This is a predicted structure of an 82-nucleotide RNA (c-di-GMP-I-GGC riboswitch aptamer) from Alkalibacillus haloalkaliphilus. Taxonomically the source falls in Alkalibacillus (Bacteria, Bacillati, Bacilli, Bacillaceae). Its mean pLDDT, the model's own confidence on a scale to 100, is 89.
[in-house]
């Protein structure tokens, strides 16, 4: 600088539930704990959801809205084995 231990300090929190914002996706707060060596942070790399508004005769179509617990990109504790 990689790398990840039946190691040590610790850390975050799926799902569901309440409540609140939201068109919606999803978001925040309390519980709750599937899990997770980055599950720290970063949406003007990539993909992925909604799709209000516009468009469409109608099915659909579209981000300026979201998701990093999808990949990615950065930054980091601790040191077993390679």
């Nucleotide at each position: 600088a990689u790398c990840g231990a039946u190691a040590a300090u610790g850390g975050c929190a799926a799902a569901c539930u309440u409540a609140u914002u939201g068109a919606a996706a999803a978001a925040u707060a309390a519980g709750g704990a599937c899990g997770c060596a980055a599950a720290g942070c970063c949406a003007a790399g990539g993909g992925c959801c909604u799709a209000a508004c516009g468009u469409u005769u109608u099915u659909a179509c579209u981000a300026u809205g979201g998701c990093a617990g999808c990949c990615g990109g950065u930054u980091a504790c601790c040191g077993a084995a390679a």